This is a predicted structure of a 74-nucleotide RNA (transfer RNA) from Firmicutes bacterium UBA1764. It was read from a public genome assembly. The organism belongs to Bacillota, within Bacteria.

């Protein structure tokens, strides 16, 4: 330099053929239970979906460029 893939919560990740309200687990907080802690149970908060544009009535999802990381070729 050329090519492929990935990027969604603090971490690991789901999200099908574009459709109205973005999953779950771990972690965090609060409460219940307990003599206390742990465990268990219930609830709560936390996401400008890598960035910027485009297409569309509607984009996490489609398109383009860029950024970061991983891999392949030279």
């Nucleotide at each position: 330099g050329g090519g492929u893939g990935u990027a969604u919560a603090g971490c690991u990740c789901a999200g099908c053929u574009g459709g109205u309200g973005g999953c779950a687990g771990c972690g965090a907080g609060u409460g219940a239970c307990u003599g206390u802690u742990a465990a268990u149970c219930a609830c709560u908060a936390g996401g400008u979906c890598g960035u910027u544009g485009g297409u569309u009535c509607a984009a996490g999802u489609c398109c383009a460029a860029c950024u970061a990381c991983a891999c392949c070729c030279g």